[in-house]
RNA sequence: GUGGGGCGCGUCUAGGGUUCCGCCGGCUCCGGUCGGGGCUGGUCCGAGAGACGCAGGCACCGGGUGCGCCCCGGUGCUCCACGGCGGGGGAAAAGCCCGGGAGAU
Repeated sequence: GUGGGGCGCGUCUAGGGUUCCGCCGGCUCCGGUCGGGGCUGGUCCGAGAGACGCAGGCACCGGGUGCGCCCCGGUGCUCCACGGCGGGGGAAAAGCCCGGGAGAU
């Protein structure tokens, strides 16, 4: 310099809308039905650049051993990160996905 592969999961938060519940308003045969998210909320979605945890990886060490870095365990590390428009998804939207993208430095 070039090419390829990998960068996970869970819980939560910022945030998000309105399928359901609730709330508000109208109608009602009182069973319900229609509308409202510029309704605080519950269910729900939810961060690469947010939090925590688990897993994985690397280095070193100890033990086991069929002697294969094979198995178990311990300690340490796991950094940095400005970012559209537009599209997707779907009940709908989003800091979700396209995307550590395009672009910028």
Predicted 3D model of a 105-nucleotide RNA (Guanidine-I riboswitch aptamer) from Actinomycetospora sp. NBRC 106375. The source organism's lineage runs through Bacteria, Actinomycetota, Actinomycetes, Pseudonocardiales and Actinomycetospora. Its mean pLDDT, the model's own confidence on a scale to 100, is 81. Its Rfam family is "Guanidine-I riboswitch aptamer". From the family's description: This family represents a conserved RNA structure found upstream of the ykkC and yxkD genes in Bacillus subtilis and related genes in other bacteria. The function of this family is unclear although it has been suggested that it may function to switch on efflux pumps and detoxification systems in response to harmful environmental molecules. The sequence was found by an Rfam model in a public genome assembly.